[in-house]
A computed fold for a 106-nucleotide RNA from Hymenobacter montanus, annotated as SAM riboswitch aptamer (S box leader). Its Rfam family is "SAM riboswitch aptamer (S box leader)". Gene Ontology term of the family: regulation of gene expression. The sequence was found by an Rfam model in a public genome assembly.
RNA sequence: CUGCUAUCCAGAAAGACCGAGGGACCGGGCCCGAUGACGUCUUGGCAACCUGCUCCGCAGGUGCCAACUCCCGUUUCGCCGCCUUUUUAGCGAAAGAAGAUGUCAG
Numbered sequence: 001c002u003g004c005u006a007u008c009c010a011g012a013a014a015g016a017c018c019g020a021g022g023g024a025c026c027g028g029g030c031c032c033g034a035u036g037a038c039g040u041c042u043u044g045g046c047a048a049c050c051u052g053c054u055c056c057g058c059a060g061g062u063g064c065c066a067a068c069u070c071c072c073g074u075u076u077c078g079c080c081g082c083c084u085u086u087u088u089a090g091c092g093a094a095a096g097a098a099g100a101u102g103u104c105a106g
Stems, first nucleotide, its partner, number of pairs: 001106003005102004013043005021032003026073004044065003048062006069098001074095006
């Protein structure tokens, strides 16, 4: 880096440094940020996978510690709505795509 697979509505603090953007890509929203975000380091914590042990606990390897993967944008079904026909929009459910993390394999 690629492929398979499982999970992703819960959970998790503080200090130091940096200094302007950040929330994966593109678009539309909506948030976070000089009361210092993002990122790095230290301590602490959470608990998904894996390993071990004296095994419903402990230790270790990764990971994680704003907002549902922040929401939506692809498909199907249903509802609703519309004077009539056609039909936009909206709401809900399910399934996808993409992404993140772990294990395994190449």